[in-house]
RNA sequence: GCACCGGUCGUCUAGUGGUAGGAUCGCGGCCUUCCAAGCCGUUGGCCCGGGUUCGAAUCCCGGCCGGUGCA
Numbered sequence: 001g002c003a004c005c006g007g008u009c010g011u012c013u014a015g016u017g018g019u020a021g022g023a024u025c026g027c028g029g030c031c032u033u034c035c036a037a038g039c040c041g042u043u044g045g046c047c048c049g050g051g052u053u054c055g056a057a058u059c060c061c062g063g064c065c066g067g068u069g070c071a
Stems, first nucleotide, its partner, number of pairs: 001070007010024004018054001026042005047063005
């Protein structure tokens, strides 16, 4: 330099055009003499800019970051 893959709560991860979900962490409650475990509830997120569309996390273009391969 070229090609491909990826970027979603603090962390990990699902979501292939129509309400962003789960696990874990955190917070609150239940239970317990207390703690832990367990159970219930709850806060928090689409890398950036532009385009297409009635509607974009999702499709297209550019950028940034990470990974793999080739040179």